[in-house]
């Protein structure tokens, strides 16, 4: 410097054009003399940044940046 793969919820991680889930953590409530299982409830998110394309982008495309890998 090149090339490839990722960056999404508090962690791990789905999700290939129609306004975003899932397990676990969290938070509140039932229950219990208390607490520790069980159960109900909430998603808790500028989807890395900007731009472009399209009626509409998490998803296409360019650029940029961080983060692992492999050529030199």
């Nucleotide at each position: 410097g090149c090339c490839u793969g990722g960056g999404u919820a508090g962690c791990u991680c789905a999700g290939u054009g129609g306004u975003a889930g899932a397990g676990c953590g969290a938070a509140g409530g039932c229950c219990u003399g208390a607490a520790g299982a069980g159960c109900c409830u909430u998603g808790c998110g500028u989807c890395g940044u900007g731009a472009g394309u399209c009626c509409g982008a998490u998803c296409c495309u360019c650029a940029c940046u961080c983060c692992a890998g492999g050529c030199a």

A computed fold for a 72-nucleotide RNA from a Candidatus Magasanikiibacteriota bacterium, annotated as transfer RNA. It matches the Rfam family "tRNA". The family's RNA type in Rfam is transfer RNA. Taxonomically the source falls in Candidatus Magasanikiibacteriota (Bacteria, Bacteria candidate phyla).